RNA sequence: CUCUUAUCAAGAGUAGGUGGAGGGACCAGCCCUAUGAAGCCCGGCAACCGACAAAGUCGUCCAAUGGCGAUGAUGCACGGUGCUAAUUCUUGCGGAGACGGAUCGUACGUUUCUGAGAGAUGAGAG
Numbered sequence: 001c002u003c004u005u006a007u008c009a010a011g012a013g014u015a016g017g018u019g020g021a022g023g024g025a026c027c028a029g030c031c032c033u034a035u036g037a038a039g040c041c042c043g044g045c046a047a048c049c050g051a052c053a054a055a056g057u058c059g060u061c062c063a064a065u066g067g068c069g070a071u072g073a074u075g076c077a078c079g080g081u082g083c084u085a086a087u088u089c090u091u092g093c094g095g096a097g098a099c100g101g102a103u104c105g106u107a108c109g110u111u112u113c114u115g116a117g118a119g120a121u122g123a124g125a126g
Base pairs, nucleotide, nucleotide: 001126002125003124004123005122006121007120008119013042016041017040018039022032023031024030026092028090029089043084044083045082048080049079050078052075053074056071057070058069059068060067061066088118093115094114095113096112097111098110099109100108
């Protein structure tokens, strides 16, 4: 970097330290920011992967309380990530509904719902 797959409406410092001007992927918006951006450290949140514990279930052994193996709701937060303004801040392509609507309810506009795309993160593969 590419592919597969799961998740993306919840949660996390309303004066922690450092740092100094930018940030929210991209487009168009709209926001955040010297009452201090990004980054780094600390704190916190979650629980994707691993570890550990484990009700239950299945198999098997035993005369038997039970042993062993597999699986495992759930728990924990030890290890590996991740996240910590706004729904992935909204939009970008398509479908449907509502309202408005150029002389033909068509073009078009606003808005709601929905599928995809794009993006992010984990796990696996190349």
The RNA shown here (SAM riboswitch aptamer (S box leader)) has 126 nucleotides and comes from Paenibacillus ginsengarvi. Lineage of the source: Bacteria > Bacillati > Caryophanales > Paenibacillaceae > Paenibacillus. Its Rfam family is "SAM riboswitch aptamer (S box leader)". Gene Ontology term of the family: regulation of gene expression. The RNAcentral record of the sequence draws on Rfam.